Predicted 3D model of a 108-nucleotide RNA (FMN riboswitch aptamer (RFN element)) from a sheep gut metagenome.
RNA sequence: UUUUUCGGGAACAGGUGAAAUUCCUUACUGGCGGUAUAGUCCGCGAACCCAGACGGGUUGAGCAGGUGCGAUUCCUGAACCAACGGUAUAGUCCGGAUGAGAGAAAAA
Numbered sequence: 001u002u003u004u005u006c007g008g009g010a011a012c013a014g015g016u017g018a019a020a021u022u023c024c025u026u027a028c029u030g031g032c033g034g035u036a037u038a039g040u041c042c043g044c045g046a047a048c049c050c051a052g053a054c055g056g057g058u059u060g061a062g063c064a065g066g067u068g069c070g071a072u073u074c075c076u077g078a079a080c081c082a083a084c085g086g087u088a089u090a091g092u093c094c095g096g097a098u099g100a101g102a103g104a105a106a107a108a
């Protein structure tokens, strides 16, 4: 440099009701890179908006203690957050999407 492949997961049950996997009880899930192992730190992707394009803007959530050279990442504790459209109010159902992409791997 070229080609190929990979590249997002998650409620059993019960209650009310005409109707709720959306409300209530109680659970479950966590893209990519960095770094002492991260959904919450820094940055990026997706989604939305602007633009002819490059690109830009918007875009959720954390503390305390312990160990240690080093951890807001490990351990303990009780927390917090999750785009857009549909629908009885949705991180988990359906849909855009067997889509896209940050990136990763392999081969020459």
Base pairs, nucleotide, nucleotide: 001108002107003106004105005104006103013025014024015023027092028091029082030081031044032043033042034041039080040079047058048057049056050055063077064076065075066074084095085094086093
The RNAcentral record of the sequence draws on MGnify.